RNA sequence: CGCUGCUCAGAGCAAAGCCAUCGAAAGGUGGCGUCGCAGAGUCACGGGGCUAAAGCGAAAUCCGCUACGCCAGCCGAGCCGCCAGC
Repeated sequence: CGCUGCUCAGAGCAAAGCCAUCGAAAGGUGGCGUCGCAGAGUCACGGGGCUAAAGCGAAAUCCGCUACGCCAGCCGAGCCGCCAGC
C1' cells in the first nucleotide's frame, strides 16, 4: 500500500417507542432506550425515496403539479479513519 472482516483489544454509533424542543410538513436536535451497525464517520455529486410552505393549475377551504425543504440506518461515487488477519 492492497484485499478481507473468521479471530483479538480499546472504544464508538443508536432503530422502534416515549418525553422535551424547532419546523407548514417531511424531518432535525437533546434525554431515556438499545433493533441493529466494521465505516450506522463525512458528503445530497449520480440514482432512489419523503414532504409540499411558497408558487402554478383547478370542478377552488378539498384536490393536482412542483424543492429552493429533507433522508447518508436505500444504493453508488468522493473525502477521512480504528483494530486484526493475509